A computed fold for an 89-nucleotide RNA from Alkalimonas amylolytica, annotated as c-di-GMP-I riboswitch aptamer. The sequence was found by an Rfam model in a public genome assembly.
RNA sequence: GCCUCCACUUGGCAAGUCAGCUGAAAAGCUGAACGCGCAAAGUCAUGGGCCUAACGAAACUCUGUUUCUAUGGUAGCCAGACCGCACAU
Numbered sequence: 001g002c003c004u005c006c007a008c009u010u011g012g013c014a015a016g017u018c019a020g021c022u023g024a025a026a027a028g029c030u031g032a033a034c035g036c037g038c039a040a041a042g043u044c045a046u047g048g049g050c051c052u053a054a055c056g057a058a059a060c061u062c063u064g065u066u067u068c069u070a071u072g073g074u075a076g077c078c079a080g081a082c083c084g085c086a087c088a089u
Base pairs, nucleotide, nucleotide: 012038013037016034017032018031019030020029021028022027036076042082043081044080046079047078048077049074050073051072056068057067058066059065060064
């Protein structure tokens, strides 16, 4: 690549709980039993939102405390971009 046969939503994802690991944290990854929910809960932090505040900065009653700050996250907050399956017509 061709031929034949079979199957095709009775499918897919996974919030939360527990254990382990990573991380300053937010959070993420893996695993088990379950299953909040999802018809793009598939991919991407570009814009807005939200979470965290290590580094840094500021203030103070200064071996420290408090506040601010994303360069850290969230795609299961919204918008946007990209891409895709089954069935029907």